[in-house]
RNA sequence: UGAGUCGGCCGGGUGGCCGCGGCUCGGGUUCGCUAUGGCGGAGACCGGGUCGAGGAAGGUCGGGGCUCCACAGGGCAGGGUGCUGGCUAACGGCCAGUCGGGGUGACCCGCAGGAAAGUGCCACAGAGAACAAACCGCCGAUGGCAGGCCGAUGGCCCGCACAGGUAAGGGUGAAACGGUGCGGUAAGAGCGCACCAGCGGCUGGGGCAACCCGGUCGGCUCGGCAAACCCCACCCGGAGCAAGGCCGAGACGUGGGAAGGGUUGUCCGCCCGCUGCCCUUCGGGGGAGCACCCACAGGUGGGCCGCUCAGAUGGAUGGCCACCCCGCCAGCCGGUCCUCGGAUCGGCCGGCGGACAGAACCCCGCCUACAGGCCGGCUCACCGU
Numbered sequence: 001u002g003a004g005u006c007g008g009c010c011g012g013g014u015g016g017c018c019g020c021g022g023c024u025c026g027g028g029u030u031c032g033c034u035a036u037g038g039c040g041g042a043g044a045c046c047g048g049g050u051c052g053a054g055g056a057a058g059g060u061c062g063g064g065g066c067u068c069c070a071c072a073g074g075g076c077a078g079g080g081u082g083c084u085g086g087c088u089a090a091c092g093g094c095c096a097g098u099c100g101g102g103g104u105g106a107c108c109c110g111c112a113g114g115a116a117a118g119u120g121c122c123a124c125a126g127a128g129a130a131c132a133a134a135c136c137g138c139c140g141a142u143g144g145c146a147g148g149c150c151g152a153u154g155g156c157c158c159g160c161a162c163a164g165g166u167a168a169g170g171g172u173g174a175a176a177c178g179g180u181g182c183g184g185u186a187a188g189a190g191c192g193c194a195c196c197a198g199c200g201g202c203u204g205g206g207g208c209a210a211c212c213c214g215g216u217c218g219g220c221u222c223g224g225c226a227a228a229c230c231c232c233a234c235c236c237g238g239a240g241c242a243a244g245g246c247c248g249a250g251a252c253g254u255g256g257g258a259a260g261g262g263u264u265g266u267c268c269g270c271c272c273g274c275u276g277c278c279c280u281u282c283g284g285g286g287g288a289g290c291a292c293c294c295a296c297a298g299g300u301g302g303g304c305c306g307c308u309c310a311g312a313u314g315g316a317u318g319g320c321c322a323c324c325c326c327g328c329c330a331g332c333c334g335g336u337c338c339u340c341g342g343a344u345c346g347g348c349c350g351g352c353g354g355a356c357a358g359a360a361c362c363c364c365g366c367c368u369a370c371a372g373g374c375c376g377g378c379u380c381a382c383c384g385u
Stems, first nucleotide, its partner, number of pairs: 001381010012324007020052008030041004054356001058367002061365005066240004073268004078236005083097005098112001099110004113231002118229002120225003135170002137166003142163002144160002147157004178196006197221001199218008244305004253296005260272003277287004325354005331348007
């Protein structure tokens, strides 16, 4: 100097004019009461003062506060999370770490428990894709076929590649039942051995742990996918501010159904009801209560709270002008460096641009959007000292 990576911050300023919403003070209009002196209270309207959106207010993906079902509890279903430790009211969040993957690196990503409980899938190609398998090959010792020789009821040599053996070489494939080397064999093969990887047993050290670094022994070796079903561990009632409450208004009900109904998946439990209860002159009659559902009749669609240092409720901070600021492009002037192309700094002047975007009960996270600018840490490359 350039490139990269991680983190933090700002995101227009000032003035003028017009226009908004809340609160408050005053005026004003008007109403009520009255002992006619006064007292009290508005709306529209006018004036003053004061306050008035975000880092994401967006998404509605998570967690809570709060409200109701409802006065709690348990099981099943269903759902969520999934390495370790910690933070937190809590979380699927955050911090630190371990392991795996990517990157030269700083750093980034993670679908991170279990494949030996079970089921399932791995297309096509290929002989064969989980305890499988022989396509091309290799061997053919031994057995078979055929020929020759000899010292002849046996032996030797040679040929075939039939039976048989083989999975080392080649091929197919994303992946083929450990790798390299040596021995061995008819040819081969962990068949044996050395080293390595993996798995298992025993064990030393470090770490809270996940794990890391070792030692020793052994059989030789027993794919992948669980963001497939599933198993295991832990967690979870449901609905949601359009939750929910109060006032007002009206009817003060009628006719039926009904032994069940409710706790927003289901079962138990629980709660409300039915069953039943009260009075009586005991013939009867009268009364209280009756969950839940349907139809009809009547009323209502309004106001207040919930609702908050902005607190709206068809939902408020906007428009215009001027100057300044920031960034980009072109031109002119001057300074410095210079490889005479150009680079950089300052001034003048002209043009263009100034992002994403708007609370609605509140809070903590995550995800997404963002013109432009500033600051810092670290990594890599090049140059110079």
Description: Predicted 3D model of a 385-nucleotide RNA (Bacterial RNase P class A) from an Acidimicrobiales bacterium. The sequence is in RNAcentral, with records from ENA. The organism belongs to Acidimicrobiales, within Bacteria. The gene name in the source record is rnpB. Model confidence (mean pLDDT): 77 of 100.